[in-house]
RNA sequence: UCCCGAGAAAGCCAAACCCUUCGAGAGAAGGGGGCGGAAAGCGACGGGUCUUGGAAGUAAGCGAGACAGCCGGGCUGCCGAA
Numbered sequence: 001u002c003c004c005g006a007g008a009a010a011g012c013c014a015a016a017c018c019c020u021u022c023g024a025g026a027g028a029a030g031g032g033g034g035c036g037g038a039a040a041g042c043g044a045c046g047g048g049u050c051u052u053g054g055a056a057g058u059a060a061g062c063g064a065g066a067c068a069g070c071c072g073g074g075c076u077g078c079c080g081a082a
Stems, first nucleotide, its partner, number of pairs: 004080002012037002017032006035069001041075002045072003048067006
């Protein structure tokens, strides 16, 4: 240094739910909260899930979006035993 991740230390983040605001919606931001997390940091590349548009309707497909705390991959990163 890499792999790895302690009943380690110091810090960090923050699910559900509640309040306020924004959005047509999926959802987002702020405050409270704390289920959890070693990338729960960044970022929609692949898959997935969700919202939405057009035409008489539905599905598929297509378009526009959301989710990184669904999975994979990418970039970066704190600490340190075995």